[in-house]
Predicted 3D model of a 328-nucleotide part of an RNA (large-subunit ribosomal RNA, domain IV) from Stentor polymorphus. RNAcentral holds the full RNA, with entries from SILVA.
Context: one part of a larger RNA
RNA sequence: UGGUGUUGAAGGAACUCGGCAAAUUGUCCCUGUAACUUAGGAAGAAGGGGAGCCUUUUUUUAGGAAACUAGGAAGAGGUGGCACAGAAUCGGGGGUAGCGACUGUUUAGCAAAAACACAGGACUCUGCUAAUUCGAAAGAAGACGUAUAGGGUCUGACGCCUGCCCGGUGCUGGAAGAUUAAAUGAUGGGGUGCAAGCUCUUGAUUGAAGUCCCAGUAAACGGCGGCCGUAACUAUAACGGUCCUAAGGUAGCGAAAUUCCUUGUCGGGUAAGUUCCGACCCGCACGAAUGGCGUAACGAUGGCCACACUGUCUCCUCCUGAGACUCA
Numbered sequence: 001u002g003g004u005g006u007u008g009a010a011g012g013a014a015c016u017c018g019g020c021a022a023a024u025u026g027u028c029c030c031u032g033u034a035a036c037u038u039a040g041g042a043a044g045a046a047g048g049g050g051a052g053c054c055u056u057u058u059u060u061u062a063g064g065a066a067a068c069u070a071g072g073a074a075g076a077g078g079u080g081g082c083a084c085a086g087a088a089u090c091g092g093g094g095g096u097a098g099c100g101a102c103u104g105u106u107u108a109g110c111a112a113a114a115a116c117a118c119a120g121g122a123c124u125c126u127g128c129u130a131a132u133u134c135g136a137a138a139g140a141a142g143a144c145g146u147a148u149a150g151g152g153u154c155u156g157a158c159g160c161c162u163g164c165c166c167g168g169u170g171c172u173g174g175a176a177g178a179u180u181a182a183a184u185g186a187u188g189g190g191g192u193g194c195a196a197g198c199u200c201u202u203g204a205u206u207g208a209a210g211u212c213c214c215a216g217u218a219a220a221c222g223g224c225g226g227c228c229g230u231a232a233c234u235a236u237a238a239c240g241g242u243c244c245u246a247a248g249g250u251a252g253c254g255a256a257a258u259u260c261c262u263u264g265u266c267g268g269g270u271a272a273g274u275u276c277c278g279a280c281c282c283g284c285a286c287g288a289a290u291g292g293c294g295u296a297a298c299g300a301u302g303g304c305c306a307c308a309c310u311g312u313c314u315c316c317u318c319c320u321g322a323g324a325c326u327c328a
Stems, first nucleotide, its partner, number of pairs: 005319001008316001010314002014312001019309001027051005036041001038157001052079012080084001092307001094305003098301001099299002104116002120155007132141003158294004163224003168221002170217005177212003183206001188201005225243005252286001253283001264280005
């Protein structure tokens, strides 16, 4: 920490959401080992064989001067049992495809995962009293570091790649112009006064950042069309017309962790398959670092298949123990 263990004819997953649980396997030695692969792996792949004890021969390792002590290996012969890794300890294995590269991390007390992290990639800020962060401040972290450094954001090994759009929003840049606050205060007017003046008001002009404006920028936030016609069977449309847009989705993938209709259609596997695998493409509503598509290895990961194995089941049963129950 957990809490009953256990036997079984014939069959062998027919059980069930699902082989859940149980059973099988299991040690050491010899042999042998596929696809694929990042050439390391995959691999203990898979599969097959041996194992006790006694006698004897040969050989060998360590220590030692030697005697010898402690072992190992191989050959030959013999021998007992139902059983020789005689108990205990002690991998079930294989195929296929999804997701995530991997080892790690996580919901202390219902979730361990496809979530987080990750090495790697990219953008961006920062020239040092750095950017950034904490703090009314002093000061401190960054860092006793200095762009091969430090901060932020996204992506997530590796391989092949990463298309078009800057109209909107954001960011960056822009000696012009427009607008514009405080401030400035031309002019005119009112009050008062004999006047100088004092005072109230009017508000021309000058006037920053920002905004407008002009550019750049998508591994910034994001976006990536419609209708009609057309080929000598039919069907389809390489082709044409037209409207709209900033631009109309490229490569790759595709009924997918995405497909509503849908159990799409075809093929495979089964006697029979809403799942699974391979195709098709009509993508309701995939798509390229909110990354796209592959991928060996890895996984207490979700799906499917078949082998071995079994009381999961057909269909229950024996033994042992502990409760409950009945009686005392």